[in-house]
c-di-GMP-I riboswitch aptamer, 84 nucleotides, folded computationally. Rfam family: c-di-GMP-I riboswitch aptamer. Rfam links the family to the GO term cyclic-di-GMP binding. It was read from a public genome assembly, where an Rfam model found it. Model confidence (mean pLDDT): 84 of 100.

RNA sequence: AGAACGAAAAGGCAAACUAUCUGAAAGGGUAGGACGCAAAGCUAUGGGUCUAAGGUUAGUAAACUACGACAGCCAGUUACCGAU
Numbered sequence: 001a002g003a004a005c006g007a008a009a010a011g012g013c014a015a016a017c018u019a020u021c022u023g024a025a026a027g028g029g030u031a032g033g034a035c036g037c038a039a040a041g042c043u044a045u046g047g048g049u050c051u052a053a054g055g056u057u058a059g060u061a062a063a064c065u066a067c068g069a070c071a072g073c074c075a076g077u078u079a080c081c082g083a084u
Base pairs, nucleotide, nucleotide: 004084005082006081012037013036017032018031019030020029021028022027035072041077042076043075046074047073048070049069050068054065055064056063057062
């Protein structure tokens, strides 16, 4: 220096839920709160998932559709510490 790995220590993130704001919805922001996380950092140009305002078909029932979202699904990419 590189690869694998995750003991210790330091530092970090924050699910559900609650309050409030925002959004058509999915979802998101802030505060509280910790289920968990060694990439739970970043990327929505790859796959996947959610929503369907508007639009199209249709005709009162619905179907399809992202220009809206999700990185705590896979993937890509960068990186802290250190037993081994």